[in-house]
RNA sequence: UGGCGAGUAGCAGAGUGGUAAUGCGCCCGGCUGUUAACCGGGAGAUCGGCGGUUCGAUCCCGUCCUCGCCAGCCA
Numbered sequence: 001u002g003g004c005g006a007g008u009a010g011c012a013g014a015g016u017g018g019u020a021a022u023g024c025g026c027c028c029g030g031c032u033g034u035u036a037a038c039c040g041g042g043a044g045a046u047c048g049g050c051g052g053u054u055c056g057a058u059c060c061c062g063u064c065c066u067c068g069c070c071a072g073c074c075a
């Protein structure tokens, strides 16, 4: 320097044009003498940044950033 892959809630992790599942964790309640377990409910994501396409973008396009793998160049 080039190619490929990845970046989504505190953590893990789906989704892939019509505003985002699930599990753990967190909060409230129930149960219990208490805790844990179990049961019910709830909050939390401007989907890495900035532009573009589109009626509409997490999804498509461009560019940049971070991480990983591979290749090349110099020494």
Base pairs, nucleotide, nucleotide: 001071002070003069004068005067006066007065010024011023012022018055026042027041028040029039030038048064049063050062051061052060